Annotation:
RNAcentral holds the sequence, with entries from ENA and SILVA. The RNA shown here (small-subunit ribosomal RNA) has 1443 nucleotides and comes from an uncultured bacterium. It matches the Rfam family "Bacterial small subunit ribosomal RNA".
RNA sequence: GACGAACGCUGGCGGCGUGCCUAACACGUGCAAGUCGAGCGGAGUGCAGUGUCUAAGAGGCUUCGGCCGAAUUAAUCUGUACUUAGCGGCGGAUGGGUGAGGAACGCGUGGAGAACCUGCCCUUCACAGGGGGAUAACAUCUGGAAACGGAUGUUAAUACCGCAUAUGCUCACAGCACCGCAUGGUGCAGGGAGGAAAGCCGAGACGGUGAAGGAUGGCUCCGCGUCGGAUUAGCCAGUUGGCGGGGUAACGGCCCACCAAAGCGAUGAUCCGUAGCCGGCCUGAGAGGGCGACCGGCCACAUUGGGACUGAGACACGGCCCAAACUCCUACGGGAGGCAGCAGUGGGGGAUAUUGCACAAUGGGGGGAACCCUGAUGCAGCGACGCCGCGUGAAGGAAGACGUGCUUCGGCAUGUAAACUUCUAUCAGCAGGGAAGAAGAUGACGGUACCUGACUAAGAAGCCCCGGCUAACUACGUGCCAGCAGCCGCGGUAAUACGUAGGGGGCGAGCGUUAUCCGGAUUUACUGGGCGUAAAGCGCGUGUAGGAGGCUUAGCAAGUUGGAUGUAAAAUCUCCCGGCUUAACUGGGAGGCGUCGUUCAAAACUGCCAAGCUGGAGUAGCGGAGAGGUAAUCGGAACUCCGGGAGUAGCGGUGAAAUGCGUAGAUAUCCGGAAGAACACCAGAGGCGAAAGCGGAUUACUGGCCGCCAACUGACACUGAGGCGCGAAAGCCAGGGUAGCAAACGGGAUUAGAGACCCCGGUAGUCCUGGCCGUAAACGAUGUAGACUCGUCGUUUGGGGGGUAAAACCCUUGAGUGACUAAGCAAACGCGAUAAGUCUACCGCCUGGGGAGUACGGUCGCAAGAUUAAAACUCAAAGGAAUUGACGGGGGCCCGCACAAGCAGCGGAGCGUGUGGUUUAAUUCGAUGAUACACGAAGAACCUUACCAGGGUUUGACAUACAUGUGGUAGUGAAGGGAAACUGGAACGACCCCUCGGGGAGCAUGAACAGGUGCUGCAUGGCUGUCGUCAGCUCGUGUCGUGAGAUGUUCGGUUAAGUCCGCUAACGAGCGCAACCCUUGUUGUGUGUUACACGUAUCACGCAAGACCGCCGGUAGAAAGCCGGAGGAAGGUGGGGAUGACGUCAAGUCAGCAUGGCCUUUAUAUCCUGGGCUACACACACGCUACAAUGGGCAGAACAAUGGGAAGCCAAGCCGCGAGGCGGAGCGAAUCCUCCAAAACUGUCCUCAGUUCAGAUUGCAGGCUGCAACUCGCCUGCAUGAAGAUGGAGUUGCUAGUAAACGCAGGUCAGCGAUACUGCGUUGAAUACGUUCCCGGGCCUUGUACACACCGCCCGUCACGUCAUGGGAGUUGGCAACACCUGAAGCCGGUAUCUUAACCGAAAGGAGGGAGCCGUCAAAGGUGGGGUUGAUAACUGGGACAA
Repeated sequence: GACGAACGCUGGCGGCGUGCCUAACACGUGCAAGUCGAGCGGAGUGCAGUGUCUAAGAGGCUUCGGCCGAAUUAAUCUGUACUUAGCGGCGGAUGGGUGAGGAACGCGUGGAGAACCUGCCCUUCACAGGGGGAUAACAUCUGGAAACGGAUGUUAAUACCGCAUAUGCUCACAGCACCGCAUGGUGCAGGGAGGAAAGCCGAGACGGUGAAGGAUGGCUCCGCGUCGGAUUAGCCAGUUGGCGGGGUAACGGCCCACCAAAGCGAUGAUCCGUAGCCGGCCUGAGAGGGCGACCGGCCACAUUGGGACUGAGACACGGCCCAAACUCCUACGGGAGGCAGCAGUGGGGGAUAUUGCACAAUGGGGGGAACCCUGAUGCAGCGACGCCGCGUGAAGGAAGACGUGCUUCGGCAUGUAAACUUCUAUCAGCAGGGAAGAAGAUGACGGUACCUGACUAAGAAGCCCCGGCUAACUACGUGCCAGCAGCCGCGGUAAUACGUAGGGGGCGAGCGUUAUCCGGAUUUACUGGGCGUAAAGCGCGUGUAGGAGGCUUAGCAAGUUGGAUGUAAAAUCUCCCGGCUUAACUGGGAGGCGUCGUUCAAAACUGCCAAGCUGGAGUAGCGGAGAGGUAAUCGGAACUCCGGGAGUAGCGGUGAAAUGCGUAGAUAUCCGGAAGAACACCAGAGGCGAAAGCGGAUUACUGGCCGCCAACUGACACUGAGGCGCGAAAGCCAGGGUAGCAAACGGGAUUAGAGACCCCGGUAGUCCUGGCCGUAAACGAUGUAGACUCGUCGUUUGGGGGGUAAAACCCUUGAGUGACUAAGCAAACGCGAUAAGUCUACCGCCUGGGGAGUACGGUCGCAAGAUUAAAACUCAAAGGAAUUGACGGGGGCCCGCACAAGCAGCGGAGCGUGUGGUUUAAUUCGAUGAUACACGAAGAACCUUACCAGGGUUUGACAUACAUGUGGUAGUGAAGGGAAACUGGAACGACCCCUCGGGGAGCAUGAACAGGUGCUGCAUGGCUGUCGUCAGCUCGUGUCGUGAGAUGUUCGGUUAAGUCCGCUAACGAGCGCAACCCUUGUUGUGUGUUACACGUAUCACGCAAGACCGCCGGUAGAAAGCCGGAGGAAGGUGGGGAUGACGUCAAGUCAGCAUGGCCUUUAUAUCCUGGGCUACACACACGCUACAAUGGGCAGAACAAUGGGAAGCCAAGCCGCGAGGCGGAGCGAAUCCUCCAAAACUGUCCUCAGUUCAGAUUGCAGGCUGCAACUCGCCUGCAUGAAGAUGGAGUUGCUAGUAAACGCAGGUCAGCGAUACUGCGUUGAAUACGUUCCCGGGCCUUGUACACACCGCCCGUCACGUCAUGGGAGUUGGCAACACCUGAAGCCGGUAUCUUAACCGAAAGGAGGGAGCCGUCAAAGGUGGGGUUGAUAACUGGGACAA
């Protein structure tokens, strides 16, 4: 985009179309094919009668016997008008329906019929004479329930039958002329034989017969075209052909008898499946692909199957016969029926309409006509089913109203939208008029279309969507739920993706969804694809069919090209014009449409035929290299075994071992022998072969290749579906052989295990002969052959030339085999004369992944198995190449207290502290590998405090603003109650401004709001940890690459460093490094209080100098730099600090602070008392003190620095054993205090012990702080005196003023649980060979199936579930055949039992016909064994999916 659609929501009008896609399922009812009286005999009705006869008959007459007799009636007859059951004619073979079957001359297209037919119609010629016998109707009788008959009798015809006539109409015979593609055809002519007719009537007509022609319609034949399957490869007996016959309108095995044995098939026969075909329709740029509703052409069918009859035409939808199934009627004897005609019903289904009107028009049948019939048709009805058109109002209208939604609370949106004013009336509604369609009459549609008038904005809008594709965004709800989804994917508490709302987008009487088709899809590639690595080259050759094929000349004209012409129905399509108001729709004209036919022409190319050629190919001659093949023979080295000598305790093997061998003498060693297999060096990117493959030597036989020459053949060439052959290893069969090696197997190790890797043994096998197998990463992952296209360098082997004595060597030309590269190609990698370049020919193969190279079937094989080769189902990918990272029990280079070398520890004990766990009313919360655990906490008795229990308060403990009220107001607040908070309220009692009205402040009430350490660190800011003070991280421009990206930043040196130098398609730059800053070490200088103590040595505070590889030597590359030296306080960043790039860990923190969202509001807020955070079987982390003699006790006597101090530091002095108390000087500090530093040193005691070590724990007595030391503080004295004797696996810190040891100070703080933390000084080491290893890191490189990035990814079994599928003892259906049995109707044939109007015959009888009987064929049915295809099945196999 499309649709015969369906479904959901919605629905105003009109026009034109369209409407059972399913059950070719079953059908009640009505209608859909009749008509002709001008073919016929009857029957019936009306009218007329001047008729006839008969009967009735008013009345009249009468000879009384009777007669006449109007109107009228009945019957009959005649005439006339009409109706029509039957006979007869024409039509029921058209029209209408459906698509079951059918893969076919069925259809399409183009031809052919010299092999044919044609009613009605047209034209022409000729004719219609004269007879005959029946029969329905009807009447009577009669059977049956009915349907339907039977018998006898009567009658007509345009019904039926003879006779006559007859144009070459038909047949047999025989002739002439012309023509043709064979049989043959046409015309003319001869005699012979045969064959016709129908009348009716209104006298105009309408008919009848023969012949010829035309027209129309039909039939048959042929070329070409017309779906899928080869997992269908062979099929066929009337089969193929012939002769003869039958049959037909006609050819023909169409049928039959006989004869022959053919015919079809890889260009796909046969079989299976599917299907009506076409014009056309949809789509598409086209080529194509899909479809075959409506309209039109053809075919087929009419409940299923078979059959014929009639007829011009049928094997007949609304005809016949038979069989079968089904339905109905029945009196049970027997009958009736066929909607795939129009309506309609049931059923099926997701789904498809009225039991309508009319023959007015168009068309059809009958008729002379009037006319009749016509569910064809014309119309109407129903359905938004489709296409088209119209409307649901138009203009103005901002206070941008109300409402609603959002909001940053300002506003914004809905939105000129509404209201309101003015206007209009298309559609619908009302009223009036009113067609065309009709040719003289006739209008179903229809009072319709259309026109006019009045009237009211009145009656008329929805659906889908808004994450991307894809136009359109917010709020709320929900919280991996509910749900959405075409693909990707949304939803786990801030969802533009779910639901709702507001808003928006799209289309609009529709809008979406679903099904289907084409497109996009160059994704089956003809146009127009590929095959080195993405799917894809057969393992290799040989060769059949086929395809395609060198140069020259001549011819032909199949292909090809051009002209003319025929046809390609109409409709459709395109263009132009016209008709409905427009459009859809429709009319006219033109164009277009075929691989089509006929004909004329051309001859370049292809083809065919013919004649040549030598370049392709082959042959001959002369040479050449070679692990090419087959067979035989021979050789040496080595291994093993056997024999012998000599010899002794081990050998062997491994990472280390063990099994194993060996004192019965091994291994090692020498000699001799045997046997089998393989052939070192030569050896090479070397050679040969089609590939597999081929390696000692010699001989025999043999294949191919190359060079030279140019004698011969003369396109013989290339490729190659099938076919045939070769084909590593393993494996199989038979027979040999077996030294070594070695699946299986045994043993030893390794290991969690070890079914392995390693070791010791060892059988098939490996070897030979013969036969199978037929596969490999059979690879260059690259089919074969040919042509063309810059170069350079090797190598093997020929030829020519130069050169040489010969070589080497140089130039050149073939054939191989390699490396690098140009153009070009390629997704890239790469290929690049050995193409993956540019072309030609042919073959093979591919079409998302899995299922699966599997199942089934076939073929092959002894087997193993090979080959050919699916589907269901499932996934949204699988895959290639390259890029950046990350990773590696990959590589290279380098660094770090990373290891190593050292020193001191931790891990064991006791105690302190933190954490986990447990407990609890609560033990508040957070931090959790490194990067949590003396962490937040630089101070939990109350407070802190967030937790628990209990008790209070509710505009609140705290902020802002508003309204109202308020002077005994605000504030202070006694007694009483209470654990306190709180309650209570005696008593006291105000302030500022002022225009004197009031205002402010305060208080009370109310309502806004406050409050929250409630949640989310995965919504955030800020800050922080970590990698890491590691040397990295990037950018601009340029260049390279399709791109991701690369280059720069790599490389060679060097550095602590991406530090610097050199090179360099890079050149520069930024953040980092370094430096600038602070401190410390030296000197100078300035200043000099509170320092020192008397002029600045020290000290303090400023300022300045000094160090830069600057100098020398060496080294390196003239570099950067490195090594050494001098000088110097300091030497190569002097020491230390501050300083932390791009980023990583959704790292940490909502409880420091800030903050979005959510939650709470008499509570999750707030106040208070008490308790808890201090619990205790345990486990871990960080520490302190020790275990002692390098020590402890006692005594003596030295030396610091950093800091702090006013609610403070506190001196002297006095009291106390002591903590401390009294006391009060000084100091807001270089001044006073803290402040005696300690270890060290000197002396002395202890003498190796649970001690004169160690100090836990506990008791008693005290001190201090504080409202308060019970839970739960610190300190002092006396007493008590636990574990612990240097610590397993493991693990930490440190490279110099460092570790270790020693004390001092500070912050927090009333006090303190500080052994913590942050600083300060004193004493003061050891060691570093080095970078193999552990850990972490940097750079380059490599592999990768990783990218949440190795804590990655991912394979298989097993267990549970679901799904589809293979096998399966079987069971049960379908389909198509075959064999036999039975055999209806019927055609055909036979027969002569019965029968028979026309003709013949004088008759008897005959001819002919009918019935019957028999036979061939034959539907359905039965029996049987097979084939094929489904369904199903205990059990079983694998497969897919699944948190």